[in-house]
Context: one part of a larger RNA
RNA sequence: CUCAGGCGAGGGAACUCGGCAAAUUAGCCCCGUAACUUUGGUAUAAGGGGUGCCUGAAGCCCUAGCUUUGCUGGGGCGACAGGUCGCAGUGACUCGGGGGAGGCGACUGUUUAAUAAAAACAUAGGGGACCGCUAGCCCGAAAGGGUUUGCACGGUCCUUGAAUUCUGGCCAGUGGCGGUACCUGAAAAUUGGGUUCAACCGAUCUAAGGGCCACUAAACGCCGGGAGUAACUCUGACUCUCUUAAGGUAGCCAAAUGCCUUGUCGGGUAAGUUCCGACGUGCAUGAAUGGAUCAACGACCUCCCCGCUGUCCCCGCCUGGGGCCCGGUGAACCCACAUAACCUGGACGAACAGUCCAGGAUCUUCCAGCGGGGCGAGAAGUCCCCGUGGAGUUUUACUGCAACUUGUCGCUGGGUUGUGAUUGCGGGUACAGAGCGUAGGUGGGAGCCGUUAAGGUCGACCUCUUCGGGGGUCGACGGAGGCGCCAAUGUAACACCACCUAUCUGUGAUUACAGUUCUAACUGGACCAAAAGUCCGAGACAACGGCAGGCAGGCAGUUCGGCUGGGGCGGCACCCCCUUGAAAAAAUAUCAAGGGGGCCCAAAGCUCGACUCAUCCGGGACAGAAACCCGGAGUAGAGGGCAAGACCAAAAGUCGGGCUGACUGGAUCCUCAUCAGCAAGGGAUCCAGAGGCGAAAGCCGGGUCUAGCGAUCAUUCAUGUCCCCAUUGUUGGGGGCUGGAUGUGACAGAAAAAUUACCCCGGGAGUAAUUGGCUCGUCUCCUCUGAGAGUCCCCAUCGACGAGGAGGAUUGGUUCUCCGUCGUCGUCCCUUCCCAUCCUGGGCCCGCAGCAGGGUCCAAGGGCGCGGCUGUUCGCCGAUCAAAGGGGAAUGCGAGAUGGGUUUAGACCGUCGCGAGACAGGUCGGACUCUACCUGCUGGAAGUGUUGGUCGCCUGAGGGGAAGGCGCCCCUAGUACGAGAGGAACGGGGUAUCGUAACCUCUAGUUUACCGGUUGUCCGACAGGGCAUUGCCGGGCAGCCACGUUAUCGAGGAUAAGGGCUGAAAGCAUCUAAGCCCGAAGCCUCUCCCGAAAAUAGGCGGCCGAUCCUUUCCAAGGGACUCGGCAACGAGCCCCAGGAACGGACGAGAGCUCUCAUCGAAGAUGAGGUUGAUGGAGCAGGAGUGUACGCAUCAAGACUUCGGUCGAGAUGUUUAGCUCGCUGCCCCCAAUCGCUCAAGGUG
Repeated sequence: CUCAGGCGAGGGAACUCGGCAAAUUAGCCCCGUAACUUUGGUAUAAGGGGUGCCUGAAGCCCUAGCUUUGCUGGGGCGACAGGUCGCAGUGACUCGGGGGAGGCGACUGUUUAAUAAAAACAUAGGGGACCGCUAGCCCGAAAGGGUUUGCACGGUCCUUGAAUUCUGGCCAGUGGCGGUACCUGAAAAUUGGGUUCAACCGAUCUAAGGGCCACUAAACGCCGGGAGUAACUCUGACUCUCUUAAGGUAGCCAAAUGCCUUGUCGGGUAAGUUCCGACGUGCAUGAAUGGAUCAACGACCUCCCCGCUGUCCCCGCCUGGGGCCCGGUGAACCCACAUAACCUGGACGAACAGUCCAGGAUCUUCCAGCGGGGCGAGAAGUCCCCGUGGAGUUUUACUGCAACUUGUCGCUGGGUUGUGAUUGCGGGUACAGAGCGUAGGUGGGAGCCGUUAAGGUCGACCUCUUCGGGGGUCGACGGAGGCGCCAAUGUAACACCACCUAUCUGUGAUUACAGUUCUAACUGGACCAAAAGUCCGAGACAACGGCAGGCAGGCAGUUCGGCUGGGGCGGCACCCCCUUGAAAAAAUAUCAAGGGGGCCCAAAGCUCGACUCAUCCGGGACAGAAACCCGGAGUAGAGGGCAAGACCAAAAGUCGGGCUGACUGGAUCCUCAUCAGCAAGGGAUCCAGAGGCGAAAGCCGGGUCUAGCGAUCAUUCAUGUCCCCAUUGUUGGGGGCUGGAUGUGACAGAAAAAUUACCCCGGGAGUAAUUGGCUCGUCUCCUCUGAGAGUCCCCAUCGACGAGGAGGAUUGGUUCUCCGUCGUCGUCCCUUCCCAUCCUGGGCCCGCAGCAGGGUCCAAGGGCGCGGCUGUUCGCCGAUCAAAGGGGAAUGCGAGAUGGGUUUAGACCGUCGCGAGACAGGUCGGACUCUACCUGCUGGAAGUGUUGGUCGCCUGAGGGGAAGGCGCCCCUAGUACGAGAGGAACGGGGUAUCGUAACCUCUAGUUUACCGGUUGUCCGACAGGGCAUUGCCGGGCAGCCACGUUAUCGAGGAUAAGGGCUGAAAGCAUCUAAGCCCGAAGCCUCUCCCGAAAAUAGGCGGCCGAUCCUUUCCAAGGGACUCGGCAACGAGCCCCAGGAACGGACGAGAGCUCUCAUCGAAGAUGAGGUUGAUGGAGCAGGAGUGUACGCAUCAAGACUUCGGUCGAGAUGUUUAGCUCGCUGCCCCCAAUCGCUCAAGGUG
């Protein structure tokens, strides 16, 4: 330090987004309980009192035995009474804090396993829709299954959400449902054309659907505007008007809904962006998308109050687990470089540097901490943009499909009725007028019919009719003719036969439709073990299958342009034309500036000829300023279809004549498109042909020039021609060459809507939101000028219109850095800097008498606080104060905290949207990871160096520090000043407050050392203990501490603004130029702390050291000896001196081991170490608690065999007992004995 706990003086929510957390309360008994209410509740409301132990005990309950309305025992509950102890009796454990309001939801319940428990879901209750069972709804490809072996008091779906009170208007839109004369309407069927016939082109008939007409809102939904008006004003019951499908009714409201908005008023508070009650001008309330109200309920949300508290003022102490040290074991994250990386400033730099520049600093290493930096780690950013990348969802996106529905055909049969169609047969009818008369048409035709009864008469019935009449059937009478040819009339001549047209009728066949009926297919149920079968239903329907129409986010696939000072919204700068920009060749960008085009014209074209315009002047009947005529001037001031520019006068303008060159074919060039390529489009020239105008030269391939436009595929048209298919056939179909049309305006040309906060992937700093950079319009500040205000007077003060700057705190602009990640507002904690100074200090000026104040200069040492509201920064408000300053540090600070706001997933409201959904609109809820490697910082150590070592005492370069800040009172003094009212100062004294440092005598806290009380339980009882937070409670020494105590005084030097002396330049004047004196809380010093690692590494003093020994080796010096040599000399050996190495001794001093604390994380520091009180034990003192155990004597009472027994507790022994981190005494015990390091060099 952290985690989990214990306690806390005084205050008591001042904390904070918010009483978060903690504390309080608590069991049982008794008393007592409000508003409100759905009469059940609320309610353990609230608020009071009691509670132990001992002794006695009324009463009640259970039970055993016996001599049983009872007695004797045992057990439990127990009112009450007396006694008794403590601070405290649910003594520990267990165990609701309470109240007043509002919002939402009625309630209990359910939900996002792992960030949301809610106001969301559900719910009982209300409403609507579908459904009569082979039902409806659902699953399935089907078989089959569920609801259901249920049956409308049932089931499914939708909606609202208890009860109470209500639920308004609108059917225009969308949907649903119903109807339908008419329109539209597929396949099939029928049918016409196509020579017959296929393809093909039509027609008829016609279902659902659609059109059309109604109904339907507890279906989806929707529910206005403008004027005027009442004897003050305001308001508008009233009136007018536009308009709609209807114009928001009852209610309710700055609300979970109100932008403005912290609306206004009232309440609560010292102070109230929240809260409560009202108001209603309602951005954008409102009635089962339910409105309003509401008792009870809620781990919901908001406000207030009481109690309570370490949430806070303001922190302190204690306990335990970690952390720290030791032993054991032993990971992870991470990794450019330098094999680790100092600081400050900066104008360099990808615009916030360990690395660049400058300056400073810097011996090496380790330990514990902190968390500023390493644009720390973690995760190819979840925001934003991009991708011709996905996915989920929606829909009146595009294209389809299932399902449903409708028609038709098959499975599929019989009878019958009606209505059609076609057709066979029989029969009838067919009237202009004329004609004997009711002549359908054409052809043949001279005969035909008749006893099987012609003609005629009568009656009945049917039928046609042009109303004149015609035809047919039956019955009766009757018995031989009737009709035609001819004639006449007429377009046509009748008998008879044949064929045809129209129509009627009878009958038959085929077929269609509508109905009805049957049973045998098919099918439901029952019986049955069942293939079979029987019975009861149903029945050619249904079911199933083929084809066709309708409907069809139920399902599927896909799309959801581009440019763009981010994207979106807006716009079109997306295809063309003109001017400017455009910088005198050409070309040239911007969402640069100013404008146009997507046509028009049969003349506004071609040609020939003639003419001259606009305007002005003079003159002229009506006639005027302007109508028309004449004369003159008139370079274009007009006109040229349309933009602008260019161009144009016997014209390119105006008028007139004639025409169609607004031609056909071909070639080349230019432009589009500077510079490579390039389509469509546009333009120019030439050749050939045929023309127009003109006398001719000539001109003419549209418009004076520059805009007026469009691929492939597909469809279609035109002209001529070619090819293919099949064919008797040039009937038809297909294809090609050439040209035109239909259009792609996103204009070199996909067939195409939204949403995503449930989202995903790949990328982007090519591109936004935050910081930074640049800029500084905006912002803040300053200066200049000085109109004016200030009685007069610019400048005591204020200062317009203007002008010039500074800053880089506002807001913008920009898009430079970062999207393989720089965490975003506010608050808390903590530090430092700037000054444009809020206070305090020193001055100057004043429209400064004094007091008070205004302006301004110097000055950054210190200070700049507490609350109410809100997430707020800000702001408003309250009470203080000397003052309650402005800013920077990545809008300082999230590997420091918080998480209220914003900004994921849930949910509600308003508004928008058909919807999915959306909203810098509101509202409730909602995971904040990281063991610190480097650096940095705060502390603590080890080593090396400092020219031998060691011990001690200093110096002080340098650094740090609040070395204090400030108020009030008194004296000066009621003085100076002032008419008065008022009312100073220099200087001195006192005392607060804020801060800082130290301390523990007092006060206070703690005190899990200690003492005591006491509950439950266990150790059989006593005694003594364990556990229950130290069980809880009452005290409390040392220590640590604040709420306590003490200190925080002054002085000198150099200066700032400023004030002066002397004094020239400049005979004066002048504080200045030389010189000199003053002058501030500011600067420097003394007083405090660190500080020889201050590499210029300091000074002084004490002590030690300039050595000794063993062994080995070197050896060039000296000496002695032996041998050889005549000798010089040579060889060998020994010693001394010298050198080197290993080892050892001595050694000032130091360390370790040891006992420790005034020290302490480890190291370190300090004390002691037998010549000793260092620690322990013992003893004494002092202190804490509060009178031990045991024994004795009492004690309320009860029992008794009368001997005594039980008994909470009291008194005495006893100022006891127990205990002590304090002080002292005392060598009883332990510091015994030891070990290690250490300079020893030069001259």
A computed fold for a 1243-nucleotide part of an RNA from an alkali sediment metagenome, annotated as large-subunit ribosomal RNA, half B.
Rfam family: Bacterial large subunit ribosomal RNA.
Model confidence (mean pLDDT): 81 of 100.